A computed fold for a 98-nucleotide RNA from candidate division WOR-3 bacterium 4484_100, annotated as Bacterial small signal recognition particle RNA.
[in-house]
RNA sequence: GACCGGGUCUUGUGAUGGUUCUACCUGCAAACCCCGUCAGGUCCGAAAGGAAGCAGCGGUAAGUAGGCCAGGGCUGGUCAUAAGGAAGCCUGGUCUGA
Repeated sequence: GACCGGGUCUUGUGAUGGUUCUACCUGCAAACCCCGUCAGGUCCGAAAGGAAGCAGCGGUAAGUAGGCCAGGGCUGGUCAUAAGGAAGCCUGGUCUGA
């Protein structure tokens, strides 16, 4: 110096890490402006009955905490794989020359 190979590069695919969102499960969560049931008491009625409904109790919701590791987004984080690829850089091999 030449040739060949690999890496660095691009794209796709798969897995995983980080972060975020959603879903599911459980718990907590409503003085009143959620639901149900409404003791006591109140109102209507001659009465029988009826009405509204506080406290309490139960349920549910906005929300919140944890669990689960199900799905999605983002991320030159990492690895693998397939295809592609100018120049440059790194690296291995062969040949040749000084």
Its Rfam family is "Bacterial small signal recognition particle RNA". From the family's description: The signal recognition particle (SRP) is a universally conserved ribonucleoprotein involved in the co-translational targeting of proteins to membranes. Gene Ontology terms of the family: SRP-dependent cotranslational protein targeting to membrane, signal sequence recognition and signal recognition particle, plasma membrane targeting.